[in-house]
Context: one part of a larger RNA
RNA sequence: AGCGUACGGGGGAUGCCUUGGCACUGAAAGGCGAAGAAGGACGUGGUUACCUGCGAUAAGCUUCGGGUAGGUGGAAGCAACCUGUGAUCCGGAGAUCUCCGAAUGGGACAACCCACUGAGGGUCAUACCUCAGUAUCAUACACUGAAUACAUAGGUGUAUGAGGCAAACCCGCUGAACUGAAACAUCUAAGUAGGCGGAGGAAGAUAAAACAAUAGUGAUUCCCUGAGUAGUGGCGAGCGAAACGGGAACAGCCCAAACCGUUUGGUCAUAGACCGACGGGGUUGUAGGACUUGCGAUACGGAAGUUGUCAUUAUAGUCGAAGCUCCUGGAACGGAGCACCAUAGAGGGCGAUCGUCCCGUAGACGAAAUAGUGGCAAUACCUAGCGAGUAUCCUGAGUACGACGGAGUAAGUGGAAGUCCGUCGGAAACUGCGAGAACCAUCUCGUAAGGCUAAAUACUCUUCAGUGACCGAUAGUGAACUAGUACCGUGAGGGAAAGGCGAAAAGAACCCUUCAGAAGGGAGUGAAAUAGUACCUGAAACCGUAUGCUU
Numbered sequence: 001a002g003c004g005u006a007c008g009g010g011g012g013a014u015g016c017c018u019u020g021g022c023a024c025u026g027a028a029a030g031g032c033g034a035a036g037a038a039g040g041a042c043g044u045g046g047u048u049a050c051c052u053g054c055g056a057u058a059a060g061c062u063u064c065g066g067g068u069a070g071g072u073g074g075a076a077g078c079a080a081c082c083u084g085u086g087a088u089c090c091g092g093a094g095a096u097c098u099c100c101g102a103a104u105g106g107g108a109c110a111a112c113c114c115a116c117u118g119a120g121g122g123u124c125a126u127a128c129c130u131c132a133g134u135a136u137c138a139u140a141c142a143c144u145g146a147a148u149a150c151a152u153a154g155g156u157g158u159a160u161g162a163g164g165c166a167a168a169c170c171c172g173c174u175g176a177a178c179u180g181a182a183a184c185a186u187c188u189a190a191g192u193a194g195g196c197g198g199a200g201g202a203a204g205a206u207a208a209a210a211c212a213a214u215a216g217u218g219a220u221u222c223c224c225u226g227a228g229u230a231g232u233g234g235c236g237a238g239c240g241a242a243a244c245g246g247g248a249a250c251a252g253c254c255c256a257a258a259c260c261g262u263u264u265g266g267u268c269a270u271a272g273a274c275c276g277a278c279g280g281g282g283u284u285g286u287a288g289g290a291c292u293u294g295c296g297a298u299a300c301g302g303a304a305g306u307u308g309u310c311a312u313u314a315u316a317g318u319c320g321a322a323g324c325u326c327c328u329g330g331a332a333c334g335g336a337g338c339a340c341c342a343u344a345g346a347g348g349g350c351g352a353u354c355g356u357c358c359c360g361u362a363g364a365c366g367a368a369a370u371a372g373u374g375g376c377a378a379u380a381c382c383u384a385g386c387g388a389g390u391a392u393c394c395u396g397a398g399u400a401c402g403a404c405g406g407a408g409u410a411a412g413u414g415g416a417a418g419u420c421c422g423u424c425g426g427a428a429a430c431u432g433c434g435a436g437a438a439c440c441a442u443c444u445c446g447u448a449a450g451g452c453u454a455a456a457u458a459c460u461c462u463u464c465a466g467u468g469a470c471c472g473a474u475a476g477u478g479a480a481c482u483a484g485u486a487c488c489g490u491g492a493g494g495g496a497a498a499g500g501c502g503a504a505a506a507g508a509a510c511c512c513u514u515c516a517g518a519a520g521g522g523a524g525u526g527a528a529a530u531a532g533u534a535c536c537u538g539a540a541a542c543c544g545u546a547u548g549c550u551u
Stems, first nucleotide, its partner, number of pairs: 001550009015536001016500002020471002022468007029460002031165002039100003042055003046078002050074002061094006070082003105114003115134007136162009169200001170198005180187001184234001210217002221248004231239002252452003255396001259280004264276005285430001287395004291389005301382002305379011317365003323338005339356002341345001347359003401425007409418001432447005487494002507535001510522004
């Protein structure tokens, strides 16, 4: 020195564990904000660096309800206190709530600086202090008011609203590229990502100018199917419907107009005419309504808004069955024996594996207060029918539609219908008009150019309950720990590592070595200290000590 063996050091794999995650299910909630949010800064404790809570009333104040023996957060110690006159704690409703932040009196390098007006305090008088108001935009009203006569612009005041934040879902506007086509340009990726705006608990869509086909359906939305079909496509890569049928859920309405009326406004020089305002009337395709006329009625009904009431749910809680002995052991929940409960043998804890020890569980019960939901009642509001007649009036215009240029429909301009936009043209008036995939006819269906509408559907920042052939500390969230922390970066931004003594600290009194140190040796605790806080288990690399063999 090598190879072994034994015992250590070192290291932190493995096993076991879980306070944390992940995914989903069922309910709930789906917003917060000028009454100052989200998010912060700074404070706040007897002692307080951090976290949590709170806000100069500062780990808290008041009140109502619940609830019981201890309590003054994580988090010890010391000190001082509170508490059966019910504290701490839990829930409802209030009060307080510095400064920044939409930030809004003006300014500013966020958490700072400087004002004005009014009221109050204070001073001999200033100073100073406290409280309130003072941003902008929009709308409405009032007052005022230029060039410029009436007016208008402008100005001032008052009232109301808005502004900002927030995970996804939704609507609108805008809108890529990588990529694929085995290159690439039409095409694709994709109307995706990204940007902007807006709303709601859902949004959007919605009550046929629909689909269909000689038969019919009867608003919209979503699912299944139709179907990878019909189609489309450098007919390449690819893209890709619809109706019918089956289900979920169902709900229908209001204006404009004709016509009538009226107090009323405007224009024109009167008469009067025209244009408005308000009220009534009226709302559709078998055309309907107005109009004229006959009969009937003053009710019945609806009510998606509001109010009341009842029930129920949520936000604290309450009751809640049944086991003992012996043995082993540090400890019984194990073993043995004999019992018991069960609408409860879900789960967790307790010194090992407990239905009967504890918390619970099945089941039963409960609210002063606030909120949600449902039923009922009332009500704002809505609602008048049945005929006959006539063919006088009305039924949404720079609209429909056309040409050209585009977009978008599964569809790339094609024979291309139906939808939307730009430019230029530009109708008809119910004997009307649109559609049925160029176009024409017949036939059929419908009635555009105004508006509203729940449910079935989408999503989850969040709350409650639960589930898992999900993870178990290099996994699972980046984060089980002071985690978006430490640290890095001028910045946008990037972004860790780090869990486990023991049943219980019983966390090692005292002695010795030593530097009053570190570390260790005894003693003691403990079932165990090779469980000693560098703490469960403790693999390998690597480093030693002793020893055998070989060289």